The part of an RNA shown here (small-subunit ribosomal RNA, 5' domain) has 536 nucleotides and comes from a metagenome. Its Rfam family is "Bacterial small subunit ribosomal RNA". Rfam links the family to the GO terms structural constituent of ribosome and ribosome. The RNAcentral record of the full RNA draws on SILVA.

[in-house]
Context: one part of a larger RNA
C1' cells in the first nucleotide's frame, strides 16, 4: 500500500450487480427436493348416453262399479295404460388408477471426509475396449406356448409385511423357423503393421432376432440384426505435481515366466507351478499436511500465496464391507450383512439416514427464509395433452464486497449571538448561520404502467402494479469515523502529576504534557470509519 467468503468497535440514507457455516463429514423434529406412461397390459371405481330387466315410490288417469239425484252431473272407493325417479345387469364413451410392463431414479443437486495417486494438468497411444437415447443406410418382424401379479377365498403378525390355494391379460417370460457384412471353427487368396496381430475377398460347417400400439384411412410412434457416426466413458504410457533423512532400506502376489479364470478390454487383476528378482541417496519405504485445474491476490517482473463464489475433473454420501439390476452404478433420497446411534413394539419383532432446499439444536469471533413461481431456461416421462422439478428463475435477510447518487444550490458581514481563547485590544468557528431568490437528484403521495413471451393463431408472467414515465408536496427525512510529538497531513486550553493512562516503532506521564483525558479548532476518508486476523 493491495487484498479478503471476514470478525470487532462506534455510526447509518437509497439503488444496482454480486457474494455469504471458512468451525463439528457434529446430531437431526416437519415439510418438500425423482418421477412419468391409460397410445403396452389385465382389471377396480365414478359419471353421461344407449338398451335390456326385477321390484318400489310419486303424478296424471281410460273403461267398467256403487251412492246421490237436477237423467246427465257430482261424490267414493278400485284401478287399466303411460310419465318421471331409484335400484340392477350390459354395450359405448369420457375420466382417474392400485398392480404387471416400459423409460428415467448413475444426470441434475450438495460436500472436501479420504487421496501425494496416473488422482489433477498436459502431451500421447489402444492393431487391447465398451457405448442406452441421437443421426445416417442396409435388411427384417413367421408361428407358436406356459407362468406370475392384481383379482377372489383361506390364514399368520401388535405392526413392519407375508403365506397357501384358484383364476387372468401385456410391448412382461419362453421355445421353434427364418438368418447376415454378426459370432465360433476349418480352407484358399492379397494387403497392412508394431512381435503377439490386424483388414479385404472368398469356400463350407455351426450358433443367434423380433412387439406391438394409436388412427376410418393414409400414415404415424415404437420392435429386431447388421454396418457407421455423434456424444459418453475405460485403459496404457512421457512429462509435471507439498514438508521431514533427527525416516535408509523396502517388498512374498512381491518382480518376471507358463497354463487356466476373469473383465467390454490390456494387465499378478485373480489362480496353479516355475524361476529369483523387483524399487531405493536422480530419495525407495516410512511420517506428517493437502482434493486438483482453469483461475484469483500481489508484484515493475521473475516470484510468493492461494484454490470462496462460476467452470473442468476426482472422490465420497452415518462407518466398513458387499454384490444386483442395467448401456452405464457396486448406486446421496436402492438392496443386502456387520458397527455405533436415534425411534416405535403387544417384547417376538420393526423404521431410518439433511455433504439437496428451507429449518432447529450444537460448535464458533462469525455466516441469511422452515418464502414465490414453473412464466422463462434446462432435465425427466409421454403421440400430445400435460405431469414433475427446493435444478432454475425470482422475492426476503445482511454497508459482507464493488459501483453510482444524495444529504442541497446561488446570493448573503451588522463578521449576530452562543462557544473557545485572549497580552482584554482583539483572534477564531465564519458565508459557516440567521435573511433572500431558487431546484427537486432522494423522500412521499397519486395516476399510469412495461419489456423478459419464443412457438401456426389464440391463450400463457413468479417477479410485480415491480421498473420506467407523469403530477403535487416539501430543503423538508438523510453524517459520521477516526487522527492531530516524529515517521505523517493536522494545535491550543483545562484537569490530571511516573497517578489515571497512551504506544505500531521510537518513546510520552515525576505541577506550566502540540503524545494521557475533556472542550474548542484543525487534517484525513465519507455511508462509511477505525481496530484485528491472513497473505503478497
Nucleotide at each position: 500500500g493491495g487484498a479478503c467468503g471476514a470478525a470487532c468497535g462506534c455510526u447509518g440514507g437509497c439503488g444496482g450487480c454480486g457474494u455469504g457455516c471458512c468451525u463439528a463429514a457434529c446430531a437431526c423434529a416437519u415439510g418438500c427436493a425423482a418421477g412419468u406412461c391409460g397410445a403396452a397390459c389385465g382389471g377396480a371405481g365414478u359419471g353421461u348416453u344407449g338398451c335390456g330387466c326385477u321390484g318400489a315410490a310419486a303424478u296424471u288417469g281410460a273403461g267398467a262399479u256403487u251412492a246421490g239425484c237436477u237423467u246427465g252431473c257430482u261424490a267414493a272407493a278400485g284401478g287399466a295404460a303411460a310419465u318421471u325417479u331409484c335400484u340392477u345387469g350390459u354395450a359405448a364413451c369420457a375420466c382417474u388408477u392400485a398392480g404387471u410392463g416400459g423409460c428415467g431414479g448413475a444426470c441434475g443437486g450438495g460436500u472436501g471426509a479420504g487421496u501425494a495417486a496416473c488422482g489433477c494438468g498436459u502431451g500421447a497411444g489402444g492393431a487391447a475396449c465398451c457405448u442406452g437415447c441421437c443421426u445416417u443406410a442396409c435388411a427384417g418382424a413367421g408361428g407358436g406356448g406356459g407362468a406370475c401379479a392384481a383379482c377372489a377365498g383361506u390364514u399368520g403378525g401388535a405392526a413392519a409385511c407375508g403365506a397357501c390355494u384358484g383364476c387372468u391379460a401385456a410391448u412382461a417370460c419362453c421355445g421353434c423357423a427364418u438368418g447376415a457384412u454378426g459370432u465360433g471353427g476349418a480352407g484358399g487368396g492379397g494387403a497392412g503393421a508394431c512381435a503377439u496381430c490386424u483388414c479385404c475377398c472368398u469356400u463350407u460347417c455351426a450358433c443367434c432376432a423380433a412387439a406391438g400400439g394409436a388412427g376410418c384411412a393414409a400414415u404415424c410412434c415404437g420392435c429386431u440384426g447388421u454396418a457407421a457416426g455423434a456424444u459418453g466413458g475405460c485403459c496404457u504410457c512421457g512429462c509435471g505435481u507439498c514438508u521431514g533423512a533427527u525416516u535408509a532400506g523396502a517388498u512374498a502376489g512381491u518382480u518376471g515366466g507358463u497354463g487356466g479364470g476373469g473383465u467390454a478390454a490390456c494387465g499378478g487383476c485373480c489362480u496353479a507351478c516355475c524361476a529369483a528378482g523387483u524399487c531405493g541417496a536422480c530419495g525407495a519405504u516410512c511420517a506428517g499436511u493437502a482434493g486438483c485445474c482453469g483461475g484469483a491476490c500481489u508484484g515493475a517482473g521473475a516470484g510468493g500465496u492461494u484454490g470462496a463464489u462460476c467452470g473442468g475433473c476426482c472422490a465420497c454420501a452415518u462407518u466398513g464391507g458387499g454384490a444386483c439390476u442395467g448401456a452405464g452404478a457396486c448406486a446421496c433420497g436402492g438392496c443386502c450383512c456387520a458397527g455405533a446411534c436415534u425411534c416405535c413394539u403387544a417384547c417376538g419383532g420393526g423404521a431410518g439416514g439433511c455433504a439437496g432446499c428451507a429449518g432447529u439444536g450444537g460448535g464458533g469471533g462469525a455466516u441469511a427464509u422452515u418464502g414465490c413461481a414453473c412464466a422463462a431456461u434446462g432435465g425427466a416421462g409421454g403421440a400430445a395433452a400435460c405431469u414433475c422439478u427446493g435444478a432454475u428463475g425470482c422475492a426476503g435477510c445482511a454497508a459482507c464486497g464493488c459501483c453510482g447518487c444524495g444529504u442541497g444550490a446561488g446570493g448573503g458581514a451588522a463578521g449576530a449571538a452562543g462557544g473557545u481563547u485572549u497580552u482584554c485590544g482583539g483572534a477564531u468557528u465564519g458565508u459557516a448561520a440567521a435573511c433572500c431568490u431558487c431546484u427537486g437528484u432522494u423522500u412521499c403521495u397519486a395516476g399510469u404502467g412495461a419489456a423478459g413471451a419464443a412457438a401456426c393463431a389464440a391463450a400463457u408472467g413468479a417477479c410485480g402494479g415491480u421498473a420506467g414515465c407523469u403530477a403535487a408536496a416539501g430543503a423538508g427525512g438523510a453524517a459520521g469515523c477516526c487522527a492531530c510529538g516524529g515517521c505523517u497531513a493536522a494545535c491550543u486550553a483545562c484537569g490530571u502529576g511516573c497517578c489515571a493512562g497512551c504506544a505500531g516503532c521510537c518513546g510520552c506521564g515525576g505541577u506550566a504534557a502540540u503524545a494521557c483525558g475533556u472542550a474548542g479548532g484543525u487534517g484525513g476518508c465519507a455511508a462509511g470509519c477505525g481496530u484485528u486476523g491472513u497473505c503478497c